[in-house]
RNA sequence: GAAGUCGGCCAGACCGCCGCUGGUGCAAGCAUCGAAAGGUGGCACUGGAGGAAGGUCCGGACUGCAUAGAGCAGCGUAGCGGGUAAUGCCCGUCCACCGCGAGGUGCGAAUCAGAGCCACAGAGACGAGCCGGUUCAGUCCGGAGUGAAACGCGGCAAUCUUUACGCGCAGCAACACCAAAUAGGCCAGCAUUGAAGCGGCUCGCUGAGCUGGCGGGUAGGUGGCAUCGAGCAGGGGUGGCAACAUCCCAGCCCAGAGGAAUGGCGGUCACGGCCCUGGCAGCGCAAGUUGCCCGGGUCGCACAGAAUCCGGCCUAUCGGCUGACUUCACAC
Numbered sequence: 001g002a003a004g005u006c007g008g009c010c011a012g013a014c015c016g017c018c019g020c021u022g023g024u025g026c027a028a029g030c031a032u033c034g035a036a037a038g039g040u041g042g043c044a045c046u047g048g049a050g051g052a053a054g055g056u057c058c059g060g061a062c063u064g065c066a067u068a069g070a071g072c073a074g075c076g077u078a079g080c081g082g083g084u085a086a087u088g089c090c091c092g093u094c095c096a097c098c099g100c101g102a103g104g105u106g107c108g109a110a111u112c113a114g115a116g117c118c119a120c121a122g123a124g125a126c127g128a129g130c131c132g133g134u135u136c137a138g139u140c141c142g143g144a145g146u147g148a149a150a151c152g153c154g155g156c157a158a159u160c161u162u163u164a165c166g167c168g169c170a171g172c173a174a175c176a177c178c179a180a181a182u183a184g185g186c187c188a189g190c191a192u193u194g195a196a197g198c199g200g201c202u203c204g205c206u207g208a209g210c211u212g213g214c215g216g217g218u219a220g221g222u223g224g225c226a227u228c229g230a231g232c233a234g235g236g237g238u239g240g241c242a243a244c245a246u247c248c249c250a251g252c253c254c255a256g257a258g259g260a261a262u263g264g265c266g267g268u269c270a271c272g273g274c275c276c277u278g279g280c281a282g283c284g285c286a287a288g289u290u291g292c293c294c295g296g297g298u299c300g301c302a303c304a305g306a307a308u309c310c311g312g313c314c315u316a317u318c319g320g321c322u323g324a325c326u327u328c329a330c331a332c
Base pairs, nucleotide, nucleotide: 001328002327003326004325005324006323007322008321009320010319012269013268014267015266016265017264018263020048021047022046023045024044025043026042030041031040032039033038050303054314055313057312058311059310060309061308062171063170064169065168074167075166076165077164078163079093080092081091082090083089094108095106096105097104098103109162110161114160115159116156117155118154124151130143131142132141133140175223176222177221178220185214186213187212188211189210190209196206197205198204231252232251234249235248236247237246238245239244271300272299273298274297275296276295278293279292280291281290282289283288
């Protein structure tokens, strides 16, 4: 210098103006929507997307079903050991395969419990076959060819099966609470000795309900829901090859909507791409070309948007920074 392998990190910064949304404080009165429950509206301060928020593929927390316990079925996992709240995740290691190598991949339990299958070749593929000799007797001896496997103890479990281990089922549209109208239910009182209706009264007509209370459920609303925690991030110690565990020090509380906020405009700087004028250097006779620098113009563009919350895996991703290692070439 070239080509690679395995990781780690960033995902523009700042200022001004205008908005959206959560929290806290002040205000505690008014307005407004609503039957109610409850919601909305003011001012100030302050928080406000990601490395994957994604796919919803695993594992948990949480909630209900009986306190989720036993058996069967079903599903999943699979060398061995360790880590973890848990896992199909992570770490170490053996084996097999791929790569010159750094490394990568995993369809790695069991085939004397049983069943099934075994391409081509071969007469026959799991069956006591064929040829020759021999014997009372497929009884014994010998031989040939095909094939991965051949004449009794091969292979495949990513075929069923077996073994070990794990999993109860459903999911925040879980679930809990508040709670209309209408219809239906229960109870009490009144009512054919006439309830109730016919706009107020009387008559008349119709002729079986009326009033009150209770309770369940629906619409609607609130909580669950953003959290002192398997918490976040920094430094250090101890144990361990590592994953990880544990201790100490100082710090933080960090989005919370629900048709779903996290945005728009302008400016400065940085970075990157493209274009132009000029300068310098290399190559070239030259035209020119390559690289660097000053200045100017223009564009800013990746994947992608939280929805109960975590731990993983997988997938998507413009551009850039960085660590360790491998192979090859050259120079000393």